A computed fold for a 1464-nucleotide RNA from a metagenome, annotated as small-subunit ribosomal RNA.

[in-house]
RNA sequence: AGAGUUUGAUUCUGGCUCAGAACGAACGCUGGCAGCGUGGAUUAGGCAUGCAAGUCGAACGGGAUCCGGACAUAUAGCAAUAUAGGUCUGGUGAGAGUGGCGAAAGGGUGAGUAACGCGUGGGUAACCUACCCCCAAGUUGGGGAUAACUCCGGGAAACCGGUGCUAAUACCGAAUGUGGUCGGUUUUUCGCAUGAAGAACUGACUGAAGGCGGGGAUCCUUCGGGACCUGCCGCUUGAGGAGGGGCCCGCGUCCCAUCAGCUAGUUGGUGAGGUAACAGCUCACCAAGGCUAACGGGUAGCUGGUCUGAGAGGAUGGUCAGCCACACUGGGACUGAGACACUGCCCAGACUCCUACGGGAGGCUGCAGUCGAGGAUCAUUCGCAAUGCGCGAAAGCGUGACGAUGCGACGCUGCGUGGAGGAUGAAGGCCUUCGGGUCGUAAACUCCUGUCUUCCGGGAAAAACGGUCCUGCGGUGAAUAAUCGCGGGAUGUGAUGGUACCGGAGGAGGAAGCCACGGCUAACUCUGUGCCAGCAGCCGCGGUAAUACAGAGGUGGCAAGCGUUGUUCGGAUUUACUGGGCGUAAAGGGUGCGUAGGCGGCCUCGUAUGUCUGAUGUGAAAGCCCACGGCUCAACCGUGGAACUGCAUCGGAAACUACGGGGCUAGAGUCCAUGAGGGGAGAGCGGAAUUCCUGGUGUAGCGGUGAAAUGCGUUGAUAUCAGGAGGAACACCGGUGGCGAAGGCGGCUCUCUGGAAUGCGACUGACGCUGAGGCACGAAAGCGUGGGGAGCAAACAGGAUUAGAUACCCUGGUAGUCCACGCUGUAAACGGUGUACACUUGGUGUUGGGGGAAUUGACCCCCUCAGUGCCGGAGCUAACGCGUUAAGUGUACCGCCUGGGGAGUACGGCCGCAAGGUUAAAACUCAAAGAAAUUGACGGGGGCCCGCACAAGCGGAGGAGCAUGUGGCUUAAUUCGAUGCAACGCGAAGAACCUUACCCAGGCUGGACAUGCAGGUAGUAGAAGGGUGAAAGCCCAACGAGGUAGCAAUACCAUCCUGCUCAGGUGCUGCAUGGCUGUCGUCAGCUCGUGCCGUGAGGUGUUGGGUUAAGUCCCGCAACGAGCGCAACCCCUGUCUUCAGUUACCAACGGGUCAUGCCGGGAACUCUGGAGAGACUGCCCAGGAGAACGGGGAGGAAGGUGGGGAUGACGUCAAGUCAGCAUGGCCUUUAUGCCUGGGGCUACACACGUGCUACAAUGGCCGGUACAAAGCGCUGCAAACCCGUAAGGGGGAGCCAAUCGCAAAAAACCGGCCUCAGUUCAGAUUGAGGUCUGCAACUCGACCUCAUGAAGGCGGAAUCGCUAGUAAUCCCGGAUCAGCACGCCGGGGUGAAUACGUUCCCGGGCCUUGUACACACCGCCCGUCACACCACGAAAGUUUGUUGUACCUGAAGUCGUUGGCGCC
Repeated sequence: AGAGUUUGAUUCUGGCUCAGAACGAACGCUGGCAGCGUGGAUUAGGCAUGCAAGUCGAACGGGAUCCGGACAUAUAGCAAUAUAGGUCUGGUGAGAGUGGCGAAAGGGUGAGUAACGCGUGGGUAACCUACCCCCAAGUUGGGGAUAACUCCGGGAAACCGGUGCUAAUACCGAAUGUGGUCGGUUUUUCGCAUGAAGAACUGACUGAAGGCGGGGAUCCUUCGGGACCUGCCGCUUGAGGAGGGGCCCGCGUCCCAUCAGCUAGUUGGUGAGGUAACAGCUCACCAAGGCUAACGGGUAGCUGGUCUGAGAGGAUGGUCAGCCACACUGGGACUGAGACACUGCCCAGACUCCUACGGGAGGCUGCAGUCGAGGAUCAUUCGCAAUGCGCGAAAGCGUGACGAUGCGACGCUGCGUGGAGGAUGAAGGCCUUCGGGUCGUAAACUCCUGUCUUCCGGGAAAAACGGUCCUGCGGUGAAUAAUCGCGGGAUGUGAUGGUACCGGAGGAGGAAGCCACGGCUAACUCUGUGCCAGCAGCCGCGGUAAUACAGAGGUGGCAAGCGUUGUUCGGAUUUACUGGGCGUAAAGGGUGCGUAGGCGGCCUCGUAUGUCUGAUGUGAAAGCCCACGGCUCAACCGUGGAACUGCAUCGGAAACUACGGGGCUAGAGUCCAUGAGGGGAGAGCGGAAUUCCUGGUGUAGCGGUGAAAUGCGUUGAUAUCAGGAGGAACACCGGUGGCGAAGGCGGCUCUCUGGAAUGCGACUGACGCUGAGGCACGAAAGCGUGGGGAGCAAACAGGAUUAGAUACCCUGGUAGUCCACGCUGUAAACGGUGUACACUUGGUGUUGGGGGAAUUGACCCCCUCAGUGCCGGAGCUAACGCGUUAAGUGUACCGCCUGGGGAGUACGGCCGCAAGGUUAAAACUCAAAGAAAUUGACGGGGGCCCGCACAAGCGGAGGAGCAUGUGGCUUAAUUCGAUGCAACGCGAAGAACCUUACCCAGGCUGGACAUGCAGGUAGUAGAAGGGUGAAAGCCCAACGAGGUAGCAAUACCAUCCUGCUCAGGUGCUGCAUGGCUGUCGUCAGCUCGUGCCGUGAGGUGUUGGGUUAAGUCCCGCAACGAGCGCAACCCCUGUCUUCAGUUACCAACGGGUCAUGCCGGGAACUCUGGAGAGACUGCCCAGGAGAACGGGGAGGAAGGUGGGGAUGACGUCAAGUCAGCAUGGCCUUUAUGCCUGGGGCUACACACGUGCUACAAUGGCCGGUACAAAGCGCUGCAAACCCGUAAGGGGGAGCCAAUCGCAAAAAACCGGCCUCAGUUCAGAUUGAGGUCUGCAACUCGACCUCAUGAAGGCGGAAUCGCUAGUAAUCCCGGAUCAGCACGCCGGGGUGAAUACGUUCCCGGGCCUUGUACACACCGCCCGUCACACCACGAAAGUUUGUUGUACCUGAAGUCGUUGGCGCC
């Protein structure tokens, strides 16, 4: 310090989310030790039990109990003595009581409280203060009660009543007045208004209590003591201090304005009461004020601090500390220095408990503990040893304050779970490309160490006071006494705890987990699962190869913890003070006038509000920070410093700001002159047009539309002429021209009236700008009342359109539109741009005014002010764009925004007659919504251009029969795949068996087939033949082995058998793949390097002007080049040359035949097949840009890529194929493998595709006669000849083929018949008989002959091919193949028609435009309805809480008044 997420990609806006830190935490898994902290956040819910406030006998009466002493008696005893009771007496001093002090502290909690409650700084001249300290003065002398106790009584109890006795530091008079208070007179000083502090004189009032020690003289004595002296503790009066408190004030202190007005003790005064004290604190009277973000609602204890943050801020207030509030709920007072009192009192209420039913008792928000609720928070521990507090003279007592221990990983901190060596890199796990890799020096093993744990031993500090004893010095004192203070010595005191710590022993022995591993974010593989189970903070994973689920291995992170959840701050500059915005992303109010407020020109003087500076006080401690120090370190703690950015007071400065005084004219305004204008209001006038009415002419239609119809019209329309009526709007001019604040304003004239502009001067003297509320204006529609109503026209009616048509179109038509008055108050009220002022390069129009020059005058031209447009520089902007009319640079003020939806909605308020307007949420939900620009795609957008795309033609198919493929159906099986174009005579160039993958049946099991290892292998392997069987298989079996080395034995190999490693699979996944293929499309495109432009995606190049079949070429150009495509190079074909000349050829010469290149020969021709030539817009003409190129022409076999083929860019379709092959993964293994027989793939109500044959006369049949090319042939092609009607058979010459054969080419041509018919058309179907192939033609072949002779007479909607040697038509050949061809692949013969043209259909290319599309229009997306669920609003009502006003009842208590009783 950032990151992820909107998009195909980009920039921006903007939200959501994450990484960090923190916590009084909780939950899950795990858990060794120690130190220091910390722990009921929820029900301020209810509480059993114990403890948490007592103490003083040196204030007082009394005194249980216990321990003594003396005397006498009794008993026992010789006695000492012991025991018992009695008398006297000393000590101890329980429980209770009177009295004093304390109990108002300490401890708990945060319910209430938005407040002078808290914080901070002040005030008190308006106050109080027990205990403590200091000072001054006193402490005399009396009195009567009462509790305890005794006795009696009541009651279950709690407790209460009565009688009698008694004490005090309890209570009450009196004396004393240094003083104090109040009053009077005089007076000093001071202050801040009331006043404050004193001095002198004077009047009135006003006080006390004793207790405990010591003492030598003197006096008294009841002989105990007292007076007296002295000390200490008290008491009284007053003065001061310290500390504490009360009250008052300035400032600060959460949210809601959908709370805008609140207030009767209210605000003030006078008087009185009241308080410690000021005060409406209370009351009576008088006045009518007071407050305003008041009042109301919600929430909340406040602070030091804590967490976070760079800071500013934001959040928070647990532990510790300060303050406040509360104590079962509400009310009240009493006592007291202090309370309206946590463990006091009274009353009311709720709850709990006791009860004899009459009555009583209680208050854990003290410490423990319990129940409940809750996700959740501990011991009914020890001790007063320390610190502190209360009481006491003190010892001491009390203290759940506190000190300790315990429990909880709740937090922080520290330590450990071992260290070193150790490679056959062990075993094992996991992965694997099977080679290995990894866990991993990790382990084992060796050598060590000894923290913590365990055991044993030693063993602290915290303890010093105080007391007592001894002693030194000092104070008081008459005192060497007592007492007090400061020292020294001795003695005693520890809950924790035999703890910390130290030493020893033992032994690696007892001690590691949790989370994560798709990106953010550090860390990857395997298996399982298969949109299931599950994960998830956001984006998102999972539908058979999941680094995202689950497990495992490995890795990363942290570590006695680790994760999750919750919350806060941060990141978030995402409320922007620091530090944001508003043309289009959310956001400028519809416009003006103007109140408060904010801001404000130049000069000068003063003051000192802000501002700046210095000083002083305060800003508690703790905390944070720094330094040093103490626990072994750290956490923790101690000491010191700094800081506490604040507030207050005093002094100083005067530039700016503010305020006051004076002046100025540049801002603003007034006067004068001039011209422009649809500025506003009212009244009047005008013409054109529409409609209606009247009359004339006139006749059959008019009108309307894409086409029609409704409608109007013979009762006379439309058309036309004349006249009249009425309403509304004002053509041309008219213009990014004018005016107005905006809305808005348009015929002409008049009246009234607002504003702006220009020009010359004069005047006022900052009078200004903005503007929350407020007021006014405010299009259209709408509303109210009354008019008006020609045209137009919501609603409505009819006609059309349509699937429908509550629309668009047509015919009608009412509100309304118009006027007057009143309401409404909104608009895309837009420049989507608030107002004002200033500054900042320019160009060019236009409106109004002024000036210059010029002119007779005007125009043109130049300058200038105001307005209104366009273009554009700097600058700004995310970009688009804005650009002196700013969206630039600044100033001032106002309005507004803070993700999308919900929603400008609900509720409430205000306004309105209503419609509605205005103000304006939340729940819930989403991970986006959005702006601008980019590239594509798309458009029933545009431009340009192609293609048998349409059109123009020719021929088909769709109808029939048959063939073939597919769907469907059927079946034991009808194997599988292909499915719009781009599946369907497709894989299949050929299913009777085989093929064959399917079905049925029979069989085999290391296998029909491959490799390696081990063992075995002579009657072995093999095998004639036989049995069984449908075959395969099984069984029997004559016969019967090999090679290499070696003399041989033997060894090895081959064969075979057995076992193991494995084979096999046309089983699945073409969405895991390779390869190959289809398609867009032989369309002209697709890209790159460098440069340039852009923040960027990206653009440019590749666009533009021409041209082409072409991104083909030319020209231009911030581009210059290049690549893959195009073209060319290759093949066939068309012409010629040359070479060669057999099997092809035969012109000339010769020979021969009935005839034939038959023969000699020839090399001319055809042809064959090698090599070349040729065509390049090369030449000419005009066009074009002096180009490319196009048009025409010549020559030429061929002319503008001559014709055809091969050749298929980047890519698209998860296109097709796991069944051609290969291949990952999965599945199968006596079967999903293998063999065999038979069946099926050939089924058949039906539907579709592709073909064949036809429907006939351009034909059919019969006879005759011509002319090809390309191929094929040895398990082959087969001639002549013979047989058969024929298929074919016999035959076998010839030919491995330019030699022989298949082989007849057919259409054509010539002649004849048929004569328009279901025919001499057509041939399906069926019967019979045959031929051929083959192991075998039943299911299921082809062909032949005879017979049979179906549908069909040119085919609906719709649809296909073809632009020339093409279509059409006619034959021929080949592959596959035993046989089977209407299919496929080739070959030649005959041989057309048409193209005006590009509007339309389809497909495509380029440019441009719009876009909310980008799996890209087969897109996106809106609303209703149905079902389920969630949240919120409304709702007849119902219920609870809170609250206002009025009234009724009213406890305790305080104050007052009256009466009574008692006491002194």
Its Rfam family is "Bacterial small subunit ribosomal RNA". Its family is annotated with structural constituent of ribosome and ribosome in the Gene Ontology. The sequence is in RNAcentral, with records from SILVA.